Notes:
A computed fold for a 380-nucleotide RNA from an Ardenticatenaceae bacterium, annotated as Bacterial RNase P class A.
RNA sequence: CAAGUUGGCUGAGUGAUCGCGGCUGGCGCUUCGGCGCUGGCUGAGGAAAGUCCGCACUCCACAGAGCAUGGUGCCGGCUAACGGCCGGGCGGGGCGACCCGACGGAACAGUGCAACAGAGAGGUGUAUUGCGGCAAAUGCUUCGGCAUUUGCAUGUGAGGGUGAAACGGCGGUGUAAGAGACCACCGGCAGCGGCAGCAAUGUCGCUGGCCAGGCAAACCCCACCAGGAGCAAGACCAAGCAGGGCGAAGGGGCUGCUCGUCCCGUCUGACGUCCGGGUAGGUUGCAAGAGGCGGUUAGUAAUAACAGUCCCAGAUAGAUGAUCACUAGCGUUUGCCCAGCAAGCGCCCACAGAAUGCGGCUUACAGGCUGGCUUGGCAU
Numbered sequence: 001c002a003a004g005u006u007g008g009c010u011g012a013g014u015g016a017u018c019g020c021g022g023c024u025g026g027c028g029c030u031u032c033g034g035c036g037c038u039g040g041c042u043g044a045g046g047a048a049a050g051u052c053c054g055c056a057c058u059c060c061a062c063a064g065a066g067c068a069u070g071g072u073g074c075c076g077g078c079u080a081a082c083g084g085c086c087g088g089g090c091g092g093g094g095c096g097a098c099c100c101g102a103c104g105g106a107a108c109a110g111u112g113c114a115a116c117a118g119a120g121a122g123g124u125g126u127a128u129u130g131c132g133g134c135a136a137a138u139g140c141u142u143c144g145g146c147a148u149u150u151g152c153a154u155g156u157g158a159g160g161g162u163g164a165a166a167c168g169g170c171g172g173u174g175u176a177a178g179a180g181a182c183c184a185c186c187g188g189c190a191g192c193g194g195c196a197g198c199a200a201u202g203u204c205g206c207u208g209g210c211c212a213g214g215c216a217a218a219c220c221c222c223a224c225c226a227g228g229a230g231c232a233a234g235a236c237c238a239a240g241c242a243g244g245g246c247g248a249a250g251g252g253g254c255u256g257c258u259c260g261u262c263c264c265g266u267c268u269g270a271c272g273u274c275c276g277g278g279u280a281g282g283u284u285g286c287a288a289g290a291g292g293c294g295g296u297u298a299g300u301a302a303u304a305a306c307a308g309u310c311c312c313a314g315a316u317a318g319a320u321g322a323u324c325a326c327u328a329g330c331g332u333u334u335g336c337c338c339a340g341c342a343a344g345c346g347c348c349c350a351c352a353g354a355a356u357g358c359g360g361c362u363u364a365c366a367g368g369c370u371g372g373c374u375u376g377g378c379a380u
Stems, first nucleotide, its partner, number of pairs: 001376010012327007020043010045351001049362002052360005057230004069226005074088005089103001090101004104221002110219002112215002129159001130156003133152008168186002171183003187211001189208008234284004243275005250264005291310003295306004329347008
C1' cells in the first nucleotide's frame, strides 16, 4: 500500500424569536376552588421499535404428591433471572485473522420417515450388468476339451452402474467363482485401566467381536425449569343518579329584607342529615433506581467489591416543535504558490420516537471517528 476479519464510539453544536409538557419563584384578583400577568429550571433513543425471552412490582389461587402441557438441553463460571453473557471442549468451514453449530439419548426401549434415481433404502433385504456352476443346442477339435447362444425355484456380493446414503479400507489365505469365511495392519465401535483436566474432554495401553447406517427444530425416553393474569395490575378519594336509616311540614325561585306571586311537597314524604357500595372524574402506583459517570482493587473475561460524585422526561389522546443566522460536516464549481488553501452555491439529511420500571435478544439505520488482528506486495 492492497485485500480481509473483528470490536468500540458518535448520531451535530451555539444564539435569537414564537409555541407546547412538567416543576417552581414573584405580583395582582378571588366566591379561597382557582384565575391572570411575569420570571427561572427542565423536557426522548441507540435502538424509545418488534413485544421474542427473563425479572422486579401487584392482585388472585395454593397442605403434600402426581398427571397433562409448554420450554430448555456439551462443560465450568457470571447474574435478581434468562432461551442472555464470559471462558473452555467437540464438530464443520476458511491459507489465516476468524466464522457457524437446539451440540443429551439411535439403547438386547418402542414407533415412524427417506423425494428422484436405482435391481435393491432397512433386516436377515436385492440380482440389471458381471463372475461362476449345471443342463441343452450349434460350431470347432489334437477327441482331453474349447468357444458361442439359450435356459435355471442355481451360487455369489468381490468388479461396473444408481444415489445424500448400498452394511469398513488395503494386502494375503481360501474358493468353481466369491465373501471377515479366515489372518496381519489401518480406520471406526464397545468395554476395562493409566495419565492430564473441577468438568466437558483429550491422550496412551490392553481386550473384544469383525462393523454396528441416517433423521429425535418426527413421535418418544432422560434430566432440569415453569401456578394464572397483568400498571387498562392494584390502592385511595369521590360529583351526579339509584338504594337504605333517622328527622320532617314545609322547601325553593323572582330581590338583600317585607309583602305578593310562581314551582315542588304534606305519610305514595318536598327538604335536611347520616350510611354502605360505587360510575364520571381525580390522586397514587410513577421516577433515588438490580441508577448514571469517571476511578481503585480482584478476576483471562463476563462480572463483583469499595470509596467518590451526580439527580437525569413523566405526558394521558398523549408535550419534547417551527423559523432564521452562524459554526462544524457533506456535495459541487472556480481560482491559486495544488498531499493543501481560499471563495461562491446547495444540502444539513438515516432509522425512528417514551407511556410502570429494569436486564437481554432480534430487527432498522444517511454520514463520521477509532482500536486489535490476518494474508499478500514493496522499501529500509

It is recorded under the gene name rnpB. NCBI's taxonomy places the organism under Bacteria, Chloroflexota, Ardenticatenia, Ardenticatenales, Ardenticatenaceae.